Bacterial RNase P class A from a Sphingomonadales bacterium, 393 nucleotides, folded computationally. Model confidence (mean pLDDT): 75 of 100. The model forms 95% of the base pairs in the Rfam consensus. The sequence was found by an Rfam model in a public genome assembly. Its Rfam family is "Bacterial RNase P class A". The family's RNA type in Rfam is ribozyme. Rfam describes the family as follows. Ribonuclease P (RNase P) is a ubiquitous endoribonuclease, found in archaea, bacteria and eukarya as well as chloroplasts and mitochondria.
RNA sequence: CCAGGGGGCCGGGCAGCCGCGUCACUCGCAAGAGUGCCGAGGAAAGUCCGGGCUCCACGAAACAAGGGUGGCGGGUAACGCCCGCCGGGGGUGACCCCAGGGAAAGUGCCACAGAGAGCAGACCGCCGGUUCGCCGGUAAGGGUGAAAGGGUGCGGCAAGAGCGCACCGGGCGCCUGGUAACAGGAGCCGCACGGCAAACCCCACCCGGAGCAAGACCGAAUAGGGGCGGCGCGCACCUUUGCGUGCAGGCGUGUUUCGCGCCCGACCGCCCGGGUUGGUUGCUGGAGCGGCAUGGCAACAUGUCGCCGAGAGGAAUGGCUGCCUCCGCCGAUACGGUGCCCAAUGGCAUACCGUCGGCGGGACAGAACCCGGCUUACAGGCCCCCUGGCAUU
Repeated sequence: CCAGGGGGCCGGGCAGCCGCGUCACUCGCAAGAGUGCCGAGGAAAGUCCGGGCUCCACGAAACAAGGGUGGCGGGUAACGCCCGCCGGGGGUGACCCCAGGGAAAGUGCCACAGAGAGCAGACCGCCGGUUCGCCGGUAAGGGUGAAAGGGUGCGGCAAGAGCGCACCGGGCGCCUGGUAACAGGAGCCGCACGGCAAACCCCACCCGGAGCAAGACCGAAUAGGGGCGGCGCGCACCUUUGCGUGCAGGCGUGUUUCGCGCCCGACCGCCCGGGUUGGUUGCUGGAGCGGCAUGGCAACAUGUCGCCGAGAGGAAUGGCUGCCUCCGCCGAUACGGUGCCCAAUGGCAUACCGUCGGCGGGACAGAACCCGGCUUACAGGCCCCCUGGCAUU
């Protein structure tokens, strides 16, 4: 100097005039006015996850259905998130990617081509025999295919084949290291058991439902409305026959057990119809943000000090002007840097940077209960670390 990888930050600023919104203070009977502080985001987006919070479900346990996650360990309120490590894949590398448990529980699929693609296979070929029609052996070589049932080599054989051997690969258990996933080592075994589970499925773990249009309060109004169907309307005891107690039955639950409650108009199902659409609240101080210290590889945790950065309610933060700033293009100058010449003063040049002038542009995009994430969009700019290449010293 060029190329690449990882991470972080900014993404307009200042002033004036006019115009908005909450809150605070002052004035005013009120309407309202004045002054002051503050007033959209890193994604506010998607609504994909996890929660806080609110209401509902009578409670507990087990199971079913449905859904989610999927190497190990850690972080967190929690997660499908984050961190670290393991394994696999890509890259020279820094690094990046993985829907990463199970194919020997079962079912299913692998089109076409090919002899044969779930129990396989002989088309060409090689070897042996031959009455020349063919028969037998073979799966090393070739072909088809995404994939052909271990690979390379040596031996052996009629020719071949893990047929035998060596190494690699695979399986088994043992030892060592590690919390573990896993890694390494030595040994034994010739060792047929393909791929797909992001196919159904199996295994392990996790999960009540609905959502701020949740909900709470006030006010106001109506018809505490009407119809149909289903099922029980039992038994025993006591007793002043009317209560009580117990059992049975029904309901509150997808099933079962236990407990609790209700009940003989309790419950279950269907149909028709009426009122309310107003106001206040929920609504912003939080699993909050920042600095420092300690522990940890890290995510993060603990302690300590400091800060308070919209709460609208059909939905506010806008408009104009000037200056600054960033980016792009064009032009000028030779003032500086820079390049060339010269012993030097100096001279020449203008591709680049600075300088001056002009023109144009400034991304993605707006809270609506609030957080932790993920994903997607983003003109332009800055910073840090790492990798590779070239050149110089």